The prediction has a mean pLDDT of 85. A computed fold for a 534-nucleotide part of an RNA from Anaerotruncus sp., annotated as small-subunit ribosomal RNA, 5' domain. Its Rfam family is "Bacterial small subunit ribosomal RNA". It was read from a public genome assembly. Taxonomically the source falls in Anaerotruncus (Bacteria, Bacillati, Clostridia, Oscillospiraceae).

[in-house]
Context: one part of a larger RNA
């Protein structure tokens, strides 16, 4: 000098864009953060409609209105069964020195819901459990028993292609176990319906391919300590098996006695890794906050279940610590999601708005949900931009300060004063990009689910940005320093005191070094100090 997720002191007008618990992976009140589908289903708690009955008001005797009850009949729909999602998105960096990450390869040892393409198929029958109803227990959380019931829930049977496995045999290939592809025989295994008047659409089963996402293995790279030198018994290998989507000592029985290590094993300390970032001419050194990729974790430890996928942040079970409720028998909870609270700390924000856009889940769709996201709020904590006025104006006013003091110097064109401008500010008015998207209705074209035309409708931010008019220099400058390094000097006060200080050093009666004043220098909406890195 540069840099920072900074903090502290003094000061502070505006805008834009980025950023904002680095400490206690400490504890958490409250609200929200993952639902959706009635076009899978039984139903009907709630709302609306319809129909029927009863009562009331009114009546032009047609009826109309109000209230109650009943009926799932219709629109819909709480809870329930079922499906899909909840394994994404969001957070954190505790652990991890490891195939964790990075890079380059390999899998002839693997899986992949939803999506796309291709082929074929969807026959017949049965059963329950919720819900509802009845009974009982409990303070509650909740639970038990009985009865009845639907389905795209569960089960059985049938046909059976493809597939998988076994046997026989053919062909091609490779890298050892082997792999690809035809043929014959055998064994095993499928399915679900719904909407619509219909056309048709959405689904279901099996198989092959694609795409995407994952799983596994290997070479190389990846901090410090040798004041850590030996480490190891599933340990290293074999054979056989279990297990897995799959290989493997992953696990197990038996057999062998190996395996690693000064090219640093083992142990200890520290640490998430990378893209990148800072600095530097570079080589290098340092860092890993925001954003992106990967990993790990979700009160602590352990475990599995479901599922295409988890050993699962807002799922389950067990143990533990803690907090809360309790009728003392027993229960409930997990902010390292968004806000917010306490605590810790030098220190880090709102218990905001909207699903309008982008994206995600579900749905045929309308749509619903979305603290993802987009916006707004707070903070000079960073970067950039703008402003605090411009021109003229002395015989150089007043005041201040200084001197060699009836006079000069300096503050200083600075002020006053004159003319001008109006960014910003205040007031008034205008203002619609982000949506030629999408939804709905309708028309047209054809290749029938696509494209196009018309109409209508959808904006949180926001009556914001921006624009115009009016007013008036009006609303806006500080901080540090001035002995040398280092740019900027005098006076007064003080008298080794009070104090300064990055280093050298200043201060003991004329201190350019302390304190004040005047002046000056530097930077400027900031300026200094402290901390850390180069």
């Nucleotide at each position: 000098g540069g840099a920072u997720g900074a903090a502290c002191g003094c000061u502070a007008g505006c805008u834009a864009c980025a950023g904002g618990c680095c400490u206690a992976a400490c504890a958490c009140a409250u609200g929200c953060a993952a639902g959706u589908c009635g076009a899978g289903g039984g139903g009907c708690a709630u709302c609306g409609c319809g129909u029927g009955c009863c009562g009331g008001a009114u009546u032009u005797c047609g009826g109309u209105c109000c209230g109650g009850c009943a009926c799932g009949g219709c629109g819909g729909c709480g809870a329930c069964c079922g499906g899909c999602g909840c394994a994404c998105g969001g957070g954190u960096g505790a652990g991890u020195a490891a195939c964790g990450c990075g890079u380059a390869c390999c899998c002839u040892a693997c899986c992949u819901u939803c999506c796309c393409c291709u082929u074929u198929c969807c026959c017949g029958g049965g059963g329950c459990c919720a819900g509802c109803c009845c009974u009982g227990c409990g303070a509650a959380a909740g639970c038990a028993g009985g009865a009845u019931u639907a389905a795209u829930c569960c089960c059985c049977g049938g046909c059976g292609g493809u597939g998988u496995c076994c046997c026989g045999g053919g062909u091609c290939c490779g890298c050892a176990u082997g792999g690809g592809u035809g043929c014959g025989g055998g064994a095993c295994c499928a399915a679900a319906g719904g909407a619509g008047c219909g056309a048709u659409c959405c689904g279901g089963a099996a198989a092959g391919g694609g795409a995407u996402g994952g799983g596994g293995g290997u070479g190389c790279g990846u901090u410090c300590c040798a004041u850590u030198a030996g480490c190891u018994u599933g340990a290293c290998g074999g054979c056989g098996g279990g297990g897995u989507a799959a290989c493997g000592g992953c696990c197990c029985a038996c057999c062998g006695u190996g395996g690693c290590g000064a090219c640093g094993a083992u142990g200890g300390a520290u640490a998430g890794g990378g893209g990148u970032u800072c600095u530097g001419a570079g080589a290098g050194g340092a860092a890993g906050g925001c954003c992106c990729c990967c990993c790990a974790c979700a009160c602590u430890g352990g475990g599995a279940c479901u599922g295409a996928g988890a050993c699962a942040c807002g799922g389950c079970c067990c143990a533990g610590a803690c907090u809360c409720c309790u009728a003392c028998g027993g229960g409930a909870g997990g902010c390292a999601g968004c806000a917010g609270u306490g605590a810790g700390g030098a220190a880090u924000a709102u218990u905001g708005g909207u699903c309008a856009a982008u994206g995600g889940g579900c749905g045929a769709g309308a749509g619903c949900c979305u603290g993802a996201a987009c916006c707004a709020g707070c903070c000079a904590a960073g970067u950039a931009g703008c402003g605090u006025g411009g021109a003229g104006g002395a015989c150089g006013a007043c005041g201040g300060c200084c001197c060699u003091a009836c006079g000069g110097g300096u503050u200083g064109u600075a002020a006053a004063c004159u003319c001008c401008u109006u960014u910003u500010g205040c007031g008034c008015g205008g203002g619609g990009a982000u949506a030629a998207a999408g939804c709905g209705c309708u028309c047209c074209a054809c290749g029938u689910g696509u494209g196009g035309g018309g109409c209508u409708u959808u904006g949180c931010a926001g009556g914001u940005a921006c624009c115009g008019c009016g007013c008036g220099a009006a609303u806006a400058a500080g901080c540090a320093u001035c002995g040398g390094c280092u740019a900027a000097c005098u006076c007064c006060g003080u008298g080794c005191c009070a104090g300064c200080a990055g280093c050298c050093g200043c201060g003991g009666u004329a201190a350019u070094a302390c304190g004040g004043a005047g002046g000056a220098u530097g930077c400027a909406g900031g300026c200094g100090u402290u901390a850390u890195c180069c």